[in-house]
The part of an RNA shown here (small-subunit ribosomal RNA, 5' domain) has 596 nucleotides and comes from an uncultured bacterium. The prediction has a mean pLDDT of 82.
Context: one part of a larger RNA
RNA sequence: GGACGAACGCUGGCGGCGUGCUUAACACAUGCAAGUCGAGCGCGAACUAGAGGUUGGAAGUUAGAGGUUAGAAGUUAGAAGAGGUAGGAAUUGGCCCGCGGCCAAUUCCAUCGACCAGUUCUAAUUUCUAAUUUCCAACUUCCAACCUCUAGGGAGAGCGGCGGACGGGUGAGUAACGCGUGGGUAACCUGCCCGUAAAUCUGGGAUAACAGCGGGAAACCGUUGCUAAUACCGGAUACACCCAUAGGCUCCCAAGGGCUUAUGGGGAAAGGCCCUUAUGGGUCGUUUACGGAUGGGCCCGCGUCCCAUUAGCUAGUUGGUAGGGUAACGGCCUGCCAAGGCGACGAUGGGUAGCCGGCCUGAGAGGGUGGUCGGCCACACUGGAACUGAGACACGGUCCAGACUCCUACGGGAGGCAGCAGUGGGGAAUAUUGCGCAAUGGGGGAAACCCUGACGCAGCGACGCCGCGUGAAGGAAGAAGGCCUUCGGGUUGUAAACUUCUUUGAUCGGGGACGAAAAUGACGGUACCCGAGGAACAAGCCACGGCUAACUACGUGCCAGCAGCCGCGGUAAGACGUAGGGGGCAAGCGUUACCC
Numbered sequence: 001g002g003a004c005g006a007a008c009g010c011u012g013g014c015g016g017c018g019u020g021c022u023u024a025a026c027a028c029a030u031g032c033a034a035g036u037c038g039a040g041c042g043c044g045a046a047c048u049a050g051a052g053g054u055u056g057g058a059a060g061u062u063a064g065a066g067g068u069u070a071g072a073a074g075u076u077a078g079a080a081g082a083g084g085u086a087g088g089a090a091u092u093g094g095c096c097c098g099c100g101g102c103c104a105a106u107u108c109c110a111u112c113g114a115c116c117a118g119u120u121c122u123a124a125u126u127u128c129u130a131a132u133u134u135c136c137a138a139c140u141u142c143c144a145a146c147c148u149c150u151a152g153g154g155a156g157a158g159c160g161g162c163g164g165a166c167g168g169g170u171g172a173g174u175a176a177c178g179c180g181u182g183g184g185u186a187a188c189c190u191g192c193c194c195g196u197a198a199a200u201c202u203g204g205g206a207u208a209a210c211a212g213c214g215g216g217a218a219a220c221c222g223u224u225g226c227u228a229a230u231a232c233c234g235g236a237u238a239c240a241c242c243c244a245u246a247g248g249c250u251c252c253c254a255a256g257g258g259c260u261u262a263u264g265g266g267g268a269a270a271g272g273c274c275c276u277u278a279u280g281g282g283u284c285g286u287u288u289a290c291g292g293a294u295g296g297g298c299c300c301g302c303g304u305c306c307c308a309u310u311a312g313c314u315a316g317u318u319g320g321u322a323g324g325g326u327a328a329c330g331g332c333c334u335g336c337c338a339a340g341g342c343g344a345c346g347a348u349g350g351g352u353a354g355c356c357g358g359c360c361u362g363a364g365a366g367g368g369u370g371g372u373c374g375g376c377c378a379c380a381c382u383g384g385a386a387c388u389g390a391g392a393c394a395c396g397g398u399c400c401a402g403a404c405u406c407c408u409a410c411g412g413g414a415g416g417c418a419g420c421a422g423u424g425g426g427g428a429a430u431a432u433u434g435c436g437c438a439a440u441g442g443g444g445g446a447a448a449c450c451c452u453g454a455c456g457c458a459g460c461g462a463c464g465c466c467g468c469g470u471g472a473a474g475g476a477a478g479a480a481g482g483c484c485u486u487c488g489g490g491u492u493g494u495a496a497a498c499u500u501c502u503u504u505g506a507u508c509g510g511g512g513a514c515g516a517a518a519a520u521g522a523c524g525g526u527a528c529c530c531g532a533g534g535a536a537c538a539a540g541c542c543a544c545g546g547c548u549a550a551c552u553a554c555g556u557g558c559c560a561g562c563a564g565c566c567g568c569g570g571u572a573a574g575a576c577g578u579a580g581g582g583g584g585c586a587a588g589c590g591u592u593a594c595c596c
Stems, first nucleotide, its partner, number of pairs: 001596002006592005013468006019461002021426001026424003030421003035162003040159002043156001047152016064135017083116002087109010169379003178304008188296002193292008201235004210225006241266011271284005305351003312342003317339008354376004358369004381402005404415004432458001434457003440454001441452004471501004481492004505537001507532005515523001540585003544581001545566003551580005561568002
């Protein structure tokens, strides 16, 4: 001098593009981060329509019952006044025997008016009529609720398929074929995708969901019964595939590879939707075989930090053989046999570390570094294990053990931010619990579409780089003030004032995108454009002894202090502190740490 994922001090106007837990791979509240397919399958809630039933309500018609009021008629009782008669009523017996009448006896009432007939009024009651009202029944129509059935509908869970092995995070471990580079695989695999050839025939038994019963606080579980499929399992066909045996040709690769012939043996499949119709067609699938593409597995040469104050290490160890296992070679594993294998060209041990493209520095050689972005690897609370699958020994799958946290009815259960935000903690130190799937990309689907904290954007931080502004021109032999002074003056200084002018950013008003191929824009009324107004709102930091650019005054007096090195300060300090002045850089400037 350069550089930085920086931090700290003072200061701080704007924009663009980047970038932001380097420490505790410490612990995590909360929300979101992987689903999708009804065109594989069986159920099926809400809701809608229709039919039926029950209940309730409203209206109408018909019929019945009751209440109230009014009127009429009758009966009974009471009262009033008037009339008639002298007897009347009851019980027992007898006669005619016809309900009624007569006779006798007895009792009571009455002549002070009993009794009989009739009038008026009042009350009760009965019947009828009219009006009004209540209840009930039947039928018809309408409405509501509930139930049942049918059709549509499709929430939701379930079976099934594909995807959860990508994308995203982190750097703990790893000194290793982990990575880089160059090769090998005649020792291998490859879902979805592409090409070629062919096929898609025929049967079967279950099971979840569901329903019933039961257990449990919960997580969840048991049992009985029913059912479907592109779920599962047989059979046929295949002679393109595989295996065995026997040949032929061929190959840089020879324990072998490729092609080919014969014989024997073995192995497939699934349907859905649409259109036509009576038979096919289309499309998406399914199966077999070969090839491609892509992605991987394994092996090898070379390279890949420090310590020799680490010198010896090794028993599946090194090799063989026979088997097992794998997609595949191999002590990868097992039995047997042999005694080997590695090492000063640094084995073994210890320490440190993810590796690279790159990045920083440097003329280069080299040195340092591996943050963001890209490739590879490893890991997913710690340790171990397998299952499923084309692919995992699987971050948001399973099981076991451990530590920790939480729930519990104490029997038992639940969890894993090194995804995006966010919290506590640690630390000198590192951001929003934001918006959107509009774009790009990914998963599912025939599609519409759904999902996507990948991603696109926005927010915060001068953390970095870049750009812009804080005004421009004129303006005195030079105001005031400050500082210095030899007291004459010098300097601040064209600096200010003043005059003329401009308007970037900020402010206000108007217009307003590209990004989007038909539709669809989070960003965003953003960028950008036009207009308005006014120099208006926008400068600091460090240093001034030499290195090193920039000097005087005062204060202090080896004190207070400075300092990267040399060194300053003990009474005129250009080195401390303050002021004026000048120097450097500038929205930054210094300091510290680390690297060249």